Predicted 3D model of a 391-nucleotide RNA (Bacterial RNase P class A) from a Longimicrobiales bacterium. The source organism's lineage runs through Bacteria, Pseudomonadati, Gemmatimonadota, Longimicrobiia and Longimicrobiales. The coordinates come from a structure-prediction model, not an experiment, and the mean pLDDT is 79. A source record names the gene rnpB. Rfam family: Bacterial RNase P class A. It is annotated as a ribozyme.
[in-house]
RNA sequence: CGGGAAGCGAGUGCGGAUCGCGGCGUUCACUGCCAUACCAGGCAGGCGGGCGCCGAGGAAAGUCCGAGCUCCGCAGGGCAGGGUGCCGGCUAACGGCCGGGCGUCGCGAGGCGACGUAAAGUGCAACAGAGAACAGACCGCCGAUGGCCGUCCUCUACGGAGGGCUGGCACAGGCAAGGGUGAAACGGUGGAGUAAGAGCCCACCGCGCUCCUGGCAACAGCGAGCGGCACGGUAAACCCCACCUGGAGCAAGGCCAAAUAAGGGACGAGGUGCUGCCCGCACCGUCCGAGUCCCGGGUAGGCUGCUUGAGGCCGUCAGCAAUGUCGGUCCCAGAGAAAUGAUCCGCCUCCCGCGAGGGAGACAGAACUCGGCUUAUUCGCUUCCCGACAC
Repeated sequence: CGGGAAGCGAGUGCGGAUCGCGGCGUUCACUGCCAUACCAGGCAGGCGGGCGCCGAGGAAAGUCCGAGCUCCGCAGGGCAGGGUGCCGGCUAACGGCCGGGCGUCGCGAGGCGACGUAAAGUGCAACAGAGAACAGACCGCCGAUGGCCGUCCUCUACGGAGGGCUGGCACAGGCAAGGGUGAAACGGUGGAGUAAGAGCCCACCGCGCUCCUGGCAACAGCGAGCGGCACGGUAAACCCCACCUGGAGCAAGGCCAAAUAAGGGACGAGGUGCUGCCCGCACCGUCCGAGUCCCGGGUAGGCUGCUUGAGGCCGUCAGCAAUGUCGGUCCCAGAGAAAUGAUCCGCCUCCCGCGAGGGAGACAGAACUCGGCUUAUUCGCUUCCCGACAC
C1' cells in the first nucleotide's frame, strides 16, 4: 500500500427554549348515582386541568421458512401432494446457526456448495464425428497366414506342379496403439510380446472389494492383501431411497349491543365432520326430511384478543463455537385510518470558501408476537490474519 475475517458505535444525533401529539399512572375540579341530619366516603363518566414516566429499525422491508397462540366433534390410520438431503452438535422448531469432512474458486488469509443413489429403472447430450456407453473405422498401421504379380531353381504327361527370394501389390483379412472430429471418445506411463497392435501379459499409478490404523462419525492413509477391473457424464432430468409433514389463520377467535323477511325455491335418501381420495369413528337423517345448491334480505357498531416475553442487559461456570446452567437487574410503543412534529440557538460529521459564511447528512417508519433467511444502504473505530514493496 492492497486484501480477508470478527466486533462495536453513530447515523438531523446531543443540550437548551417555545408550542404541539399517543399511551400509562397519579392528583384536582365538574357531571350522574349510592350514602348522610351534616361532614367524611364509594362507584361510574368525559377530547377537562396539573404533575410524573414511556413512545419506531438494523433492516420495522420481502412475505421466503419455522414456531408461539386461536379455531375446526377425529389435531385417528393410510394414500396422494409438499419439503429436506455429507457427519456431529445447538435450538421450541426450521430449508436456520456452530464445528468438522469432501468438492470447488483464490498465491494466500479466506469464500462458495441445490453435498443420498448412475450396480433399481427410464430419459437426455445440438452440431461435428467412423463412433457418445458393454460404440466404432474417416486418415492411417500391418499384411505373418491366404491371394495376385515378378524372378530364380527343380520336375513335367508341356496342361502345369513344387520350392526359394530381407522382391512387389495391398485383394481377403487383422488393429483400435498413432492422427483427426468434438465440451467430452470406453483408464495413464513404461516395458515385454506381436505381422502390426491391444490389460493380451507385467511393474507402478488409477479403480473396485476386504482388512488394519486414526477418528463418535462423515472420512483420511506414499498402510496391507485380492482382482485386469461394475461398461463414461447428467438426478438445480423423471424416478428410487431415507427422514419430516392435519387444515385454516389475528381480516384467527371471544364477549356485548342492534337489525332483519317463522324469507323463498330446487334436489333429496342418505348426509355432515375447514385442501383432495380411501378406511375407521362420531353425529344427524330417511317424506313430521338431515343436508347440498340457487335467489333474496339484515348487520359490518363497541369492547377484547393487544403486549411480561422460547424477553433485554450485566456477571460466574461449562463448551473450539453455536449455545446452555446459575446469579443479579430492568419493564423498554400498543396506535385503531393509524401517534413522537414545528421553530430558534449552540455543538457533531462531510463538502465549498482565505475568511465571514453557505450547503448537505444513506436505506428507510411497528400494527398479535418471536427465531431465522434474503434484499436495500452512509460513515467511523478496534482487534487478528494474508500478500506485495521498502528499510